[in-house]
RNA sequence: GAGUCCAUAGCUCAGGGGUAGAGCGUUCGGUUCACAUCCGAAAGGUCGAUGGUUCAAAUCCAUCUGGACUCAC
Numbered sequence: 001g002a003g004u005c006c007a008u009a010g011c012u013c014a015g016g017g018g019u020a021g022a023g024c025g026u027u028c029g030g031u032u033c034a035c036a037u038c039c040g041a042a043a044g045g046u047c048g049a050u051g052g053u054u055c056a057a058a059u060c061c062a063u064c065u066g067g068a069c070u071c072a073c
Stems, first nucleotide, its partner, number of pairs: 001071007010024004018055001026042005048064005
């Protein structure tokens, strides 16, 4: 320098045009003499950045940033 893939909740990930979700974790409540387990609820996200397409973008397109890998030097 060229190419492929990845970036979504504190962590691990799903969702690939039409209300952003799961598991774990955190907080509160129930249960227990108490703890664990179990059950219920809640908080937590401007979906890496900017721009474009669209009635509508996490999702499609372009560029950039960061990361992994391959090739070349």
A computed fold for a 73-nucleotide RNA from Parcubacteria group bacterium ADurb.Bin247, annotated as transfer RNA.
The RNAcentral record of the sequence draws on ENA.
Model confidence (mean pLDDT): 84 of 100.
It matches the Rfam family "tRNA". Gene Ontology term of the family: triplet codon-amino acid adaptor activity. It is annotated as a transfer RNA.